[in-house]
RNA sequence: UGGGAAGAGGGCGCAGCCGCUGGUGGCAACACCAGAGGAAAGUCCGGGCAGCACAGGGCAGGAUGCCAGCUAACGGCUGGGCGGGGUAACCCGACGGAAUAGUGCAACAGAAAGCAGACGGCCGGGUCAACCCGGUCAAGGUGAAACGGUGCGGUAAGAGCGCACCAGUGCCCCUGGCAACAGGGGCAGCUAGGCAAACCCCAUCUGCUGCAAGUCCCACGUCCCGCUCAGGCGGGGCGACACGCCAGGGAGAACUGGCCCGGUUCGCUACAACCUGCGGUAGGGACGCUUGAGGUGAGCGGCGACGCUCAUCCCAGAGAGAUGGCUGCGGAAACAGAACCCGGCUUACGCCUCUUCCCAACCU
Numbered sequence: 001u002g003g004g005a006a007g008a009g010g011g012c013g014c015a016g017c018c019g020c021u022g023g024u025g026g027c028a029a030c031a032c033c034a035g036a037g038g039a040a041a042g043u044c045c046g047g048g049c050a051g052c053a054c055a056g057g058g059c060a061g062g063a064u065g066c067c068a069g070c071u072a073a074c075g076g077c078u079g080g081g082c083g084g085g086g087u088a089a090c091c092c093g094a095c096g097g098a099a100u101a102g103u104g105c106a107a108c109a110g111a112a113a114g115c116a117g118a119c120g121g122c123c124g125g126g127u128c129a130a131c132c133c134g135g136u137c138a139a140g141g142u143g144a145a146a147c148g149g150u151g152c153g154g155u156a157a158g159a160g161c162g163c164a165c166c167a168g169u170g171c172c173c174c175u176g177g178c179a180a181c182a183g184g185g186g187c188a189g190c191u192a193g194g195c196a197a198a199c200c201c202c203a204u205c206u207g208c209u210g211c212a213a214g215u216c217c218c219a220c221g222u223c224c225c226g227c228u229c230a231g232g233c234g235g236g237g238c239g240a241c242a243c244g245c246c247a248g249g250g251a252g253a254a255c256u257g258g259c260c261c262g263g264u265u266c267g268c269u270a271c272a273a274c275c276u277g278c279g280g281u282a283g284g285g286a287c288g289c290u291u292g293a294g295g296u297g298a299g300c301g302g303c304g305a306c307g308c309u310c311a312u313c314c315c316a317g318a319g320a321g322a323u324g325g326c327u328g329c330g331g332a333a334a335c336a337g338a339a340c341c342c343g344g345c346u347u348a349c350g351c352c353u354c355u356u357c358c359c360a361a362c363c364u
Base pairs, nucleotide, nucleotide: 001360002359003358004357005356006355007354008353009352010351012330013329014328015327016326017325018324020035021034022033023032024031025030037335041346042345044344045343046342047341048340049210050209051208052207056261057260058259059258061206062205063204064203065202066080067079068078069077070076081095082093083092084091085090096201097200102199103198104195105194114147119140121136122135123134124133125132126131148166149165150164151163152162153161167191168190169188170187171186172185173184174183175182176181214287215286216285217284218283220239221238222237223236224235225234226233227232243279244278246277247276248275249274252266253265254264255263256262294313295312296311297310298309299308300307301306
């Protein structure tokens, strides 16, 4: 200098005018302070929290899948192993089952595709040829894939058919490692095709619904109980699936994500529980709500994810839903905007800046 690999950061600023939301102060007018993101997104995982009475057991279903660790947890992350790609930095992998429990699948080509298989060739036989019968996968051709490789022996021709060496696999032993696994030795002709993001098997995890969850107060509706001569008063339940004077069904019914068990509640001779149909069907406020597995800095431990300690900071909280508009200056100004919260993953992102590393050439 050229080409590449891995990351980190920024992603509008300033000024003026007019607004919006929240907080604090003020009787008020008003003043001051704070006010979107790295993804707030997709809603794909995990957790907190809340309700389903307690959330239990089994089956079914779902998810995950090398090893060790991190974490509140995870399908995430870190480190390692193995396999693949790259000269390298580095990148990618659902990577459990020797696909030897079982079932199943494979277009085209090809003679033959899972158990074997004979198209041409080779060899033997039918006295020769044509043709037929048999042997043979060593060589040919097809294919993504054709049942180890080289050599010698053997044979009619051949073949792990036998042997030597090589490769692989299984079993046993040794060494290193927590482990995945790696290295070495011995034995066995054992040579076994692929696909489990096909069913399946094994191991582990897993109840459902989501803040419009849900809780409280007032009003209103309705039912029940008690007191009262009555008007009414007091207490409690349920919130619209309430409630009903209606019609039909009905000795069992409802709930507990599906089924079974277990459990809970209501009802059992009645105007019943409950189911179906029909009728009926109303407002407001507060909490949940943002202090949290929190941010920043330092020290210590760890290769690292991360952990511990100390100091310091408070950083949107609405409920028709704020965080904006216009003007000017400045190279340019991307993707996109909270609605319970947090940890991840994935996807989108013009442009600008920085760090480390690899390869090649040249110069010193």